This is a predicted structure of a 1427-nucleotide RNA (small-subunit ribosomal RNA) from a metagenome.
RNA sequence: AAUACGAUAGUAAAGUGGCGCACGGGUGCGUAACACGUAAGUGACCUACCCUUAAGAUCGGGACAACAAUUCGAAAGGAUUGCUAAUUCCGGAUACGCUCUUCGAACUUUGGUUUGGAGAGGAAAGUGGCCCUCUGAAAUAUGGUCACGCUUAUGGAAGGGCUUGCGGCCCAUCAGCUAGUUGGUAGUGUAACGGACUACCAAGGCUAAGACGGGUAGCUGGUCUGAGAGGACGAUCAGCCACACUGGGACUGAGACACGGCCCAGACUCCUACGGGAGGCAGCAGUGGGGAAUAUUGGACAAUGGGGGAAACCCUGAUCCAGCAAUACCGCGUGAAGGAAGAAGGCCCUUGGGUUGUAAACUUCUGUCAUUGGAGAAAAAGAUGGAUUUGUGAAUAGCGAAUUUAUUUGAUGGUACCCAAGAAGGAAGCACCGGCUAACCUCGUGCCAGCAGCCGCGGUAAUACGAGGGGUGCAAGCGUUGUUCGGAAUCACUGGGCGUAAAGCGUGUCUAGGCGGCUAUCCAAGUCUGUUGUGAAAGCCCUUGGCUCAACCAAGGAUGUGCAAUGGAUACUGGGUGGCUUGAAUUGUGGAGAGAUGGGCGGAAUUCCGAGUGUAGCAGUGAAAUGCGUAGAUAUUCGGAGGAACACCAGAGGCGAAGGCGGCUCAUUGGCCACAUAUUGACGCUAAAGCACGAAAGCAUGGGUAGCAAACAGGAUUAGAUACCCUGGUAGUCCAUGCCGUAAACGAUGAGAACUAGAUGUUGGAGGAUUUGACCCCUUCAGUGUCGGCGCAAACGCAUUAAGUUCUCCGCCUGGGGAGUACGGUCGCAAGAUUAAAACUCAAAGAAAUUGACGGGGGCCCGCACAAGCGGUGGAGCAUGUGGUUUAAUUCGACGACGCGAAGAACCUUACCUGGGCUUGACAUCCACGGAAGAUCGCAGAGAUGUGAUUGUGCCUUCGGGAACCGUGAGACAGGUGCUGCAUGGCUGUCGUCAGCUCGUGUCGUGAGAUGUUGGGUUAAGUCCCGCAACGAGCGCAACCCCUAUCUUUAGUUGCUAACAUUGAGUUGAGCACUCUAGAGAGACUGCCGGAGUUAAUCCGGAGGAAGGCGGGGACGACGUCAAGUCAUCAUGGCCCUUACGUCCAGGGCUACACACGUGCUACAAUGGAUUGCACAAAGGGUUGCCAACCCGCGAGGGGGAGCCAAUCCCAGAAAACAAUCCUCAGUUCGGAUUGCAGUCUGCAACUCGACUGCAUGAAGCUGGAAUCGCUAGUAAUCGUGGAUCAGCGACGCCACGGUGAAUACGUUCCCGGGCCUUGUACACACUGCCCGUCACACCACGAGAGUUGGGUCUUCCAGAAGUCAUCGGAACUUAAUCUGAUGCCCAAGGAAGGACCGAUGAUUGGGGUGAAGUCGAAACAAGGUA
Repeated sequence: AAUACGAUAGUAAAGUGGCGCACGGGUGCGUAACACGUAAGUGACCUACCCUUAAGAUCGGGACAACAAUUCGAAAGGAUUGCUAAUUCCGGAUACGCUCUUCGAACUUUGGUUUGGAGAGGAAAGUGGCCCUCUGAAAUAUGGUCACGCUUAUGGAAGGGCUUGCGGCCCAUCAGCUAGUUGGUAGUGUAACGGACUACCAAGGCUAAGACGGGUAGCUGGUCUGAGAGGACGAUCAGCCACACUGGGACUGAGACACGGCCCAGACUCCUACGGGAGGCAGCAGUGGGGAAUAUUGGACAAUGGGGGAAACCCUGAUCCAGCAAUACCGCGUGAAGGAAGAAGGCCCUUGGGUUGUAAACUUCUGUCAUUGGAGAAAAAGAUGGAUUUGUGAAUAGCGAAUUUAUUUGAUGGUACCCAAGAAGGAAGCACCGGCUAACCUCGUGCCAGCAGCCGCGGUAAUACGAGGGGUGCAAGCGUUGUUCGGAAUCACUGGGCGUAAAGCGUGUCUAGGCGGCUAUCCAAGUCUGUUGUGAAAGCCCUUGGCUCAACCAAGGAUGUGCAAUGGAUACUGGGUGGCUUGAAUUGUGGAGAGAUGGGCGGAAUUCCGAGUGUAGCAGUGAAAUGCGUAGAUAUUCGGAGGAACACCAGAGGCGAAGGCGGCUCAUUGGCCACAUAUUGACGCUAAAGCACGAAAGCAUGGGUAGCAAACAGGAUUAGAUACCCUGGUAGUCCAUGCCGUAAACGAUGAGAACUAGAUGUUGGAGGAUUUGACCCCUUCAGUGUCGGCGCAAACGCAUUAAGUUCUCCGCCUGGGGAGUACGGUCGCAAGAUUAAAACUCAAAGAAAUUGACGGGGGCCCGCACAAGCGGUGGAGCAUGUGGUUUAAUUCGACGACGCGAAGAACCUUACCUGGGCUUGACAUCCACGGAAGAUCGCAGAGAUGUGAUUGUGCCUUCGGGAACCGUGAGACAGGUGCUGCAUGGCUGUCGUCAGCUCGUGUCGUGAGAUGUUGGGUUAAGUCCCGCAACGAGCGCAACCCCUAUCUUUAGUUGCUAACAUUGAGUUGAGCACUCUAGAGAGACUGCCGGAGUUAAUCCGGAGGAAGGCGGGGACGACGUCAAGUCAUCAUGGCCCUUACGUCCAGGGCUACACACGUGCUACAAUGGAUUGCACAAAGGGUUGCCAACCCGCGAGGGGGAGCCAAUCCCAGAAAACAAUCCUCAGUUCGGAUUGCAGUCUGCAACUCGACUGCAUGAAGCUGGAAUCGCUAGUAAUCGUGGAUCAGCGACGCCACGGUGAAUACGUUCCCGGGCCUUGUACACACUGCCCGUCACACCACGAGAGUUGGGUCUUCCAGAAGUCAUCGGAACUUAAUCUGAUGCCCAAGGAAGGACCGAUGAUUGGGGUGAAGUCGAAACAAGGUA
């Protein structure tokens, strides 16, 4: 303005104009940068709105929206024509202390401030309220005034731009980077400086104090942790920066290269009529996806703040509130007091009880929270209207301000808070309980299931798994996982180390750097101190205050260890100047030396060659062989050739920086030491990088080659022997030149300086004293050894040559393996060297010392251990045990065992098998009922058992009954030779009758531990003596005990018999002298002598004695070892069975039989066998017994019955021996197995399965392979005797007894076992230990790899959108603004080529790691069997 609504005022609304949209809000991609922090600079700058001050605001003009008409398009959006206003736009005028040009002046730190002259240039816009003195009839307008605007200029406030010092990440396996690069001149451009950009000129600039490159990352106030110093982090809040789909670009504007603006390119999504268009949540909600994981499409502008506006007011997912989440912090509750019959239930239990537990029940109270009802804030300041006062003004108008009054504004929210009511009512979980680490029992499971932060639990008694009970800790939470700091002095600034644990460069020299003697003075950089500015707020800390407390919030203070400015101090460091001599260096005189390089010379020896003599071997080894030799070796003599190394001297000695250096001599040359004079005047120390030297081996080229000798060949050894040993032998070893650059290059000890007890050697000097002289002696300097004190050290050890006490500088270390490896770089001819990781894997790896054990280490010693002997086993037959096999069963155990448990398997035993029975049971206790108990006889049956008959009435009694026994019934229970000896007690074996094993106190050591207990002797002995930081003691040894050897005494029956008597006979009398028996004693102790020895212990010899050095035997078995043996002697925890895994019975089995082994017996014969005769023991046993005489039988035995409860009787005859005869070397007169027949005995019963007798039969076997056992004296060998068990016996076994009765021992080298000391050790389950490598298999990570593929990046080229800029045009218009085109420069995406880098992947390949028992060897640890 038009339109619509509306009575007007006005409201709604497209458009023009103004201001804002560059704030606020989000995110952390990028960025290692002046991005950030801090402190400065800007004399090189800008700033809209706001404030102050000064001045102005005049005259004109032309358009474009809206709108109208026409028109294109699906849409988004346009196109053409026409009209129009403004605080829109444009021109003219005026203008300062404004801008520009130019000439000056003063002051001045770049273009600054003040000031003089000349010239040129640049502004503007009005709108609204009120009043009426001019004009006018009035209204309006001019005018006045006020408010908001406009223009120019000054100053301010606040904000920004730019510049600079300093500060804060990793990698050097990134060491060189840079052409607009560094600077200059002149310009362009900007608000402004500047290579920011352009042209020209110069060749600069950065870097070991880390340039360049790569990786990572927003920075800070702060947060977490820590005593601190530090370390890690950068959510919320606050400051700064960067970004807005990805990349590029400008426009507008005070400010942007602009999150919700524009243009272009790209990717993606959406719409489409296929022609074209649209979009950008890292705003608030919300959706999808991803993910271990993160909320509502909420309310309100009431407050605070922002924008616009004169204001009312509008906008505001900023903000204030609410919702969701125990996400975090804080506070509160789930009740309080009493309550023992210590209830019930649970759990455990030693069965007594304990615990849960005052816990509950019960009684009495209280009422927070929750619930119900009621009442109910603060957060509100303002705004608008009225009144009063006041400012402006001519004004009482208008506008503004103050005071007062009225009205009105709350999303949160009927929320906080308060009152009342009833009611213990509605409100406890999670983790853990082996140690660390607070908290323990039971059951289940059985290396399974599972646990585990580390150590580690689990294989039948799991405080570790799972459950239950109980307990402990936290608590509306608890536990797990991840992460950070701490502990961690484990990167050590505070605050570590480097001889052997990880760690001193192989050595020297020197640059940078670091550090540096005495003294005077100046400066004031470091240093110390005062002041000023800053170090935002918040946070931390302190003091107060506000929400009932607290968390939280508010106020004040302190801190902010820093930076900058300024004044002062001058001891120390530093800088300037001057001086000094003690550090350092120079000079003189002497000195020692395998110091280095080059030349010359020498003798001994090996080998080879020639010649002589000479003959069969030489050589070599553990033993041999290969090899050499009759073609004459080895041996020996002479002569010659050649190369390498230099005996003795020689030494713990000398020299050198280290490596290293050794015949003599000449030349050249380095360093060192002593003494002394003078000189210089701090000239010094260390040393990254660099440079040089650097054993041996190796490499290259050319020489040389006697000996030695990798490789190689042969011979041995061996399971093998690519080794050790032997015979040969080439590189090499030697020389020259050049590389290599490493060693256990070691004192495993960097260099320099100073200080800190000594003793004793030795090398080179000097001085003193002394001497005839040389030693010896004293002092001192420089080296080089040993011992040792303080001190140090984990210990070992070091100790003036430090590993001690300090200072300076350099190098190096940070668990073991992977790995001194890979990749990359550098060096090298190569070999390789140097620099040097990670993935992955383990919970250790390592040092020193201790105690053991072990050694194909050492020393000493012992033992029937070997040796010396005797006799066996292994061969045969038989017996017996075991394994194996078999079986219905061949019961079980033991394996260093095997004639063992078993000192007696026909039944029984017996545990095993088959079959038949029983189920409170064969056995024990308790209860009830009945019956005495018992005995005898039938029937069925294999028997157990079942079923009948007869007989029998006992003992005690308070008369109720009771005791023993039997039967029936019910349940508690019995029972188990079922498992576990690896849950146990007890008992036993073994090392081993070996001499050891320990303790107390003391001492030593950080400690484990040591000492004692070792040492010198000695012994059977840790037996004793001596010595000794030990002194004592205990268990063992020995002794005490038993037997035996001698004597005495006591006692003499059943024993004995000398004398006396007697007999057949010690038969009897007598005796007890003797023997013997069995009690008590004696005896033997190295007591005596000699010698040895330490005047010892002890040993040797001797005397005496029955016995002599323990007289001979036995019993006796230390601490311990072997998870030794035994659950089947017994006992016992736990588990298992309960009409059976218990129990009874019959029969069978344990007695099997291809075989293997052990232990025995008998033999193989003449040292014998057979026959006859004849002699001498000991020790045992005997009443369910031993059994005599006598008789029978060939005999086993039968009959018989005396004697004996045993020095009385019996078993009972001993046998070998001795005497005589036969046999005469043979499978026999040896040997007796096997088999047949006939018997005897035991026993219910001899078939499986007894012993014995007689007759007959008459096997193997002729002395035993490899190997192996026992025994040292009354022993071995040999001969018989007895006993236990037992009815009998498989007994040839076992345990005892006596008879006869030897040989040998040089000795300790070797085999086996043991003891003591010492040594080494990588062993400690302890050598049957430990442990290495290849190969095979599985898995894991990594390297190489023809390549393939991806990423960011660099260089060059092509292309070139949008756009700024430049140049040249065009149309309309009076000019200007404006519109439009072309070209050029630059330039994003895109494309092409090439390079380096980083990933992924790749057939194949390489080593590495891990894995239960794999294969092959046996490398290391001991002298590891070759150090």